[in-house]
Context: one part of a larger RNA
RNA sequence: GCCAACGACUUAUGCGGUAUCUCUCGUCUAAGGACCAUAGGGUCCGGAGGCUCAGGGAAACCAAGUGUUAAUAGCGCGUCUCCCUCUCACAACCGCGAGUUUCUUAAUCUGGAACUUGCGGUUGCGGGAGCGGAAGGAGGUGCCGCAUAGACCCGAAGCCAGGUGAGCUUGCCUUGGGCAGGUUGAAGCUCUGAGAAGUCAGAGUGGAGGACCGAACCGGUGGGUUGUUCAACACCCUCGGAUGACCUGAGGUAAGGAGUGAAAAGCUAAUCGAACCUGGUAAUAGCUGGUUCUCUCCGAAACAGUUUUAGGACUGGCGGACGACGUGCAUUCUGUGGGGGGUAGAGCUACUGGUGGAGGAGUAAAGGGCGAAAGCUCGGCUUCUCCGUCAAACUCCGAAUACCCACGUGAAGUUGUCGUCUAGUUAGAACGCGGGGGCUAAGCUCCGCGCUCGAAAGGGAAACAGCCCAGACCAUCAGCUAAGGCCCCUAAUUGUGUGCUCAGUGUAAAAGGUAGUCUCACCCCUUUGACAGAUAGGAGGUUGGCUUAGAGGUAGCCAUCCUUUAAAGAGUGUGUAACAACUCACUAUUCGACGGGAGGGGGCGCCGAAAAUGUACCGGGGCUCAAGCACACAGCCGAAGCUAUGGAUGCGAUCGAUUUAUCGAUUGCGUGGUAGGAGAGCAUUCCACUCUGCGUCGAAGCAGCAUUCGCGAGAAGCUGUGGAGCGUGUGGAAGAGAAAAUGUUGGU
Numbered sequence: 001g002c003c004a005a006c007g008a009c010u011u012a013u014g015c016g017g018u019a020u021c022u023c024u025c026g027u028c029u030a031a032g033g034a035c036c037a038u039a040g041g042g043u044c045c046g047g048a049g050g051c052u053c054a055g056g057g058a059a060a061c062c063a064a065g066u067g068u069u070a071a072u073a074g075c076g077c078g079u080c081u082c083c084c085u086c087u088c089a090c091a092a093c094c095g096c097g098a099g100u101u102u103c104u105u106a107a108u109c110u111g112g113a114a115c116u117u118g119c120g121g122u123u124g125c126g127g128g129a130g131c132g133g134a135a136g137g138a139g140g141u142g143c144c145g146c147a148u149a150g151a152c153c154c155g156a157a158g159c160c161a162g163g164u165g166a167g168c169u170u171g172c173c174u175u176g177g178g179c180a181g182g183u184u185g186a187a188g189c190u191c192u193g194a195g196a197a198g199u200c201a202g203a204g205u206g207g208a209g210g211a212c213c214g215a216a217c218c219g220g221u222g223g224g225u226u227g228u229u230c231a232a233c234a235c236c237c238u239c240g241g242a243u244g245a246c247c248u249g250a251g252g253u254a255a256g257g258a259g260u261g262a263a264a265a266g267c268u269a270a271u272c273g274a275a276c277c278u279g280g281u282a283a284u285a286g287c288u289g290g291u292u293c294u295c296u297c298c299g300a301a302a303c304a305g306u307u308u309u310a311g312g313a314c315u316g317g318c319g320g321a322c323g324a325c326g327u328g329c330a331u332u333c334u335g336u337g338g339g340g341g342g343u344a345g346a347g348c349u350a351c352u353g354g355u356g357g358a359g360g361a362g363u364a365a366a367g368g369g370c371g372a373a374a375g376c377u378c379g380g381c382u383u384c385u386c387c388g389u390c391a392a393a394c395u396c397c398g399a400a401u402a403c404c405c406a407c408g409u410g411a412a413g414u415u416g417u418c419g420u421c422u423a424g425u426u427a428g429a430a431c432g433c434g435g436g437g438g439c440u441a442a443g444c445u446c447c448g449c450g451c452u453c454g455a456a457a458g459g460g461a462a463a464c465a466g467c468c469c470a471g472a473c474c475a476u477c478a479g480c481u482a483a484g485g486c487c488c489c490u491a492a493u494u495g496u497g498u499g500c501u502c503a504g505u506g507u508a509a510a511a512g513g514u515a516g517u518c519u520c521a522c523c524c525c526u527u528u529g530a531c532a533g534a535u536a537g538g539a540g541g542u543u544g545g546c547u548u549a550g551a552g553g554u555a556g557c558c559a560u561c562c563u564u565u566a567a568a569g570a571g572u573g574u575g576u577a578a579c580a581a582c583u584c585a586c587u588a589u590u591c592g593a594c595g596g597g598a599g600g601g602g603g604c605g606c607c608g609a610a611a612a613u614g615u616a617c618c619g620g621g622g623c624u625c626a627a628g629c630a631c632a633c634a635g636c637c638g639a640a641g642c643u644a645u646g647g648a649u650g651c652g653a654u655c656g657a658u659u660u661a662u663c664g665a666u667u668g669c670g671u672g673g674u675a676g677g678a679g680a681g682c683a684u685u686c687c688a689c690u691c692u693g694c695g696u697c698g699a700a701g702c703a704g705c706a707u708u709c710g711c712g713a714g715a716a717g718c719u720g721u722g723g724a725g726c727g728u729g730u731g732g733a734a735g736a737g738a739a740a741a742u743g744u745u746g747g748u
Stems, first nucleotide, its partner, number of pairs: 001748006011149014026051003032045005055062002065077004081134003084130005090124014152290002155287001159280006170254009179244001181213003184209001188205007217241003222237004256272001258268003293681006303316005317425002319422007329413001331412003334408006345397001346395002352391003356387008367378004428453002431450007458469003473647004478643003484637003487621003493634001495633006506623001512607003516604005523597003533590005539563003544558003569584001573582002648671010682737001684734006691727001693726002701721005707716003
């Protein structure tokens, strides 16, 4: 590294939300008890107690009110269960009927009035009943979120406690051991000599020393080797000490905030700025990493405020689900009308504040120069005139857009608003436009408006998150287009027309330069002969004056006239020491043209143009009346865009079935998606019931198949292997899905 297995949102309690169930003439039991079972459970009793039935206030307290307050005001927070059906009683009214009395009538009938009474209906109040219903309440269960607990999993460095260590190493204690050989030659002593003496000198002897050289021994200076090593500090050469504060054996002693230390925070068992082991302990980790099946619907943020806050958090903003409002137009676009503005621009004797030049006037206390002074002049200040020029914090003015309101048409379509619950986000990026910072630097930084990426595939830009085109439900060897392209690589015209470019410009850049070339307008000269060329002249006063050594057209300064002429400057250059000489302007002749000359505008070019592996700045080949550039035209190619055909699915509408719930048909609009939310499913293990299921006539597992079903996770069938258990359906419960964590264990 690979393979296999294991490996991460749990459990308890409480609270909130949501769904569902039970009761509601409230609801639930807890401990405990009884009975039955016996891997811990079931049933019954048990109403203690909780929630609810009243709120307000911080509270005392008051109470359908209460708090605030001086208040009886105002304000805040509060204060009702209702509907349907049936029935009973009472009351009222209406309709129908009966009886009695009375009036009318001669009398009956009829009609009116009063009283009594029966039936039906309506309304009101009250009572009762219901397999009633809704709302509210309590409880059970599922799911989501929060709190407390290790609380999704793995991960510190550390802190504390109790112990274990001085067989390594440091110091000390006790008792032993070790140091080849060579050298130097202290004190003392002896002898001799000197001296009055203290004493001195010489010779000999002697054998001192943290003495010298150098093995053992101890060490570890410089270099090399090694550096998956011989070795978690070694080897080779070299080097220091080597009678001493020397080296060393054995036994003992001192320890964790403690020891020991000729002191390096060294050493205390390969561990030391606080050893090691176990425990507290699953310490804590605003940090890093990891977090396991499928399909469908929706779909963000990288912002504001606050924060010992800035890579964290809370609230709001933006997402999701559910509910409500809303057939109206709240939302967006569009039309009309009405608004306010002080931006862009512009302007400034319209303010404030700047600013260049010219001229005029005034002023003076101070400045510079000249002057004896008066004063002059320059500069300063004020003011006027003219010309010119500025402003985010100037405005006499002043848009386009944007924004607000009202009304209306059409389009879009539930986009809009509100409530409840619940996420993620608060590191953004480029591009275009308006700005601040910076250098009108940055793939820079900070705002605003928009767009894309983020979270977006496809086509183009050779390649290339942010640019251009365009938003992928699936299938198709069908069609049309977008951006961009159409000589070959490479799909599509070596298309058409008219020009330009010669630089491979195209296919890299500036100031500046350019009689490269095309085009436009204007001006001047020109057969009364232009321009260029050729021939000839280009003179005299005069060497103008000054200056100067000289200055004769031609160093410099001043002046720049006159004459003769067709024309000729007191001279355009070369030249000389100065002259000379040459030349030009200017003139004549010759020549013979739709021509020549000057400046200006525009198009495309050229120079300016030097870099590092190899052409290397068209993607390449290659391209010149282009395959370059400009304008116009006609076709075609070109995407997951649009269309066509078939299919799937979400939401809505209509219709039809159907027992709710759903199913089918038609039709409209949808179906990119990270964080994230919601829905529907697949698979695994176990439990209950079920099929009174399957199985040695072969279960599970394993291997395989051109088979079937499902969008998919997956399911089935068949064949082989295997050899004893296993499944279907409906529910329930979870140690419930692996590719990643320098994951763990095993294998290789």